RNA sequence: UGGCUCGCCUCGGGGGGCCGUCCGGCUGAGACGCGUUUGCGGACCCGUAGAACCUGAUCCGGCUAACCCCGGCGGAGGGAAGGUUUCGCUGCCCCUU
Repeated sequence: UGGCUCGCCUCGGGGGGCCGUCCGGCUGAGACGCGUUUGCGGACCCGUAGAACCUGAUCCGGCUAACCCCGGCGGAGGGAAGGUUUCGCUGCCCCUU
């Protein structure tokens, strides 16, 4: 003096299921509140190094009271970014030895 990563700022993307019995229970980061035809907000997760999330899917196998609960599908497709400080890593240049 460049590049990269983390962090931060602003902006943006997304989901909100199942169930024995009201009370509640299961998984999870999140299954909430309000308004209500398609919405709004907080929290949470994710933003191209993109499995946050959607399509395939009224899918297939397993478990379960049931369910994207687990796995396949999935080296398939789609999917929302700009800026910036220090430390760290690294390239180049200069000086010194």
Molecule: TPP riboswitch aptamer (THI element)
Organism: Paracoccus xiamenensis